[in-house]
Formats: sequence, structure tokens, C1' cells
RNA sequence: GGACGAUUAGCUCAGUUGGUUAGAGCGCACCGUUCACAUCGGUGAGGUCAAAGGUUCAACUCCUUUAUCGUCCA
Repeated sequence: GGACGAUUAGCUCAGUUGGUUAGAGCGCACCGUUCACAUCGGUGAGGUCAAAGGUUCAACUCCUUUAUCGUCCA
């Protein structure tokens, strides 16, 4: 320098051919249970879907560019 892949909650990840509220597990806070802790059950908070631009009535999803990380080629 070139090719490909990834980027979504604090962490690990889903999200189906664009369609109207963005989710799960773990973690965190609170409540119940316990003498207390753990376990278990319940409730809740937490997200500019990496960034910018474009297409569209409508974008996490499509297109372009940029950033970071990984693999491969030279």
C1' cells in the first nucleotide's frame, strides 16, 4: 500500500432481506425472602446503534467517506 471482517447498555452479544417503543444474558440500584450474607423472586435505571454526509415518506439496517480493532496478501 491492497483485500475482507467487526464497531449496538458497564461487559459479552442478538437484531431476517428498511416499516414506526431498540432487546437478551451477566453486572448495577431498590424491594421481598434471611439474624445477616449468598441463592431465589420482583421492579427499575442505564443507549446520540463509532463519527459525518447522502438516498428515502421512513435508516441500527442501503450508499460514500473517516476513525479504531482484527485477519490475510504484498